[in-house]
The RNA shown here (SAM riboswitch aptamer (S box leader)) has 109 nucleotides and comes from Terrihalobacillus insolitus.
It was read from a public genome assembly, where an Rfam model found it.
The prediction has a mean pLDDT of 78.

RNA sequence: UUCUUAUCAAGAGAGGUGGAGGGACUGACCCUACGAAACCUCGGCAACCAGCAUAUUGUUAUGCCCCGGUGCCAAAUUCAGAGGGAUGAAAUCAUUCCGAAGAUGAGAA
Numbered sequence: 001u002u003c004u005u006a007u008c009a010a011g012a013g014a015g016g017u018g019g020a021g022g023g024a025c026u027g028a029c030c031c032u033a034c035g036a037a038a039c040c041u042c043g044g045c046a047a048c049c050a051g052c053a054u055a056u057u058g059u060u061a062u063g064c065c066c067c068g069g070u071g072c073c074a075a076a077u078u079c080a081g082a083g084g085g086a087u088g089a090a091a092u093c094a095u096u097c098c099g100a101a102g103a104u105g106a107g108a109a
Base pairs, nucleotide, nucleotide: 001109002108003107004106005105006104007103008102013042014041015040016039017038021031022030023029025081026080027079028078043073044072045071048069049068051064052063053062054061055060077101083098084097085096086095087094088093
C1' cells in the first nucleotide's frame, strides 16, 4: 500500500514545550492568541486483540480487565456528499434506510 471482516448517536483531560492553524477531502458549520497543529509528561475512557473467570461437547456467549498490544479523550465519522431503496400522490424537496468515502481493530498478501 492492497484485500477480507467487525465496529463507528455511549464514554474519557490536565500540565509543559510550541506559536497559527485545526476539524481526512469538497461545501457548510464550528474550534482556536482565554493559545491551533505537533511533541513530551501524567491521568483517564473503552473492551478490538491478548489475558483471566463462568457456562457450553464445541463453535461460542457473558463478565472482569490492576498488569500486555493497539485505539481514543469538542461537536453523531460535526452535518451533507457518487449511486440506490422506502414513505410523504408526482417533480423539486423533506424524512429515513442502505451505500460510498473515511477512521480504528483483527487477519491476509